[in-house]
RNA sequence: GCACGAGUGGCGGAAUUGGUAUACGCACCGGUUUUAGGUUCCGGCGCCGGGAGGCUUGGGGGUUCGAGUCCCCCCUCGUGCA
Repeated sequence: GCACGAGUGGCGGAAUUGGUAUACGCACCGGUUUUAGGUUCCGGCGCCGGGAGGCUUGGGGGUUCGAGUCCCCCCUCGUGCA
């Protein structure tokens, strides 16, 4: 340099044909249990906002009524080729 693959809450990781973004697990927070810790069980848990609501899938743009998903450019990582 060329080709292919990947990038989603703090972390891992789903999201079927473009149609409720963050299911599920871990971590964390509160409670329960314990003398205490761990385990168990119950509840909570993206960001902004008092709320209503708004924003968010590596960054930017486009198509569409509607984009994590399709198209273009860029960044980062991985694999292969030279």
This is a predicted structure of an 82-nucleotide RNA (transfer RNA) from Sorangium cellulosum So ce56. Its Rfam family is "tRNA". The organism belongs to Sorangium cellulosum, within Bacteria. The RNAcentral record of the sequence draws on Rfam.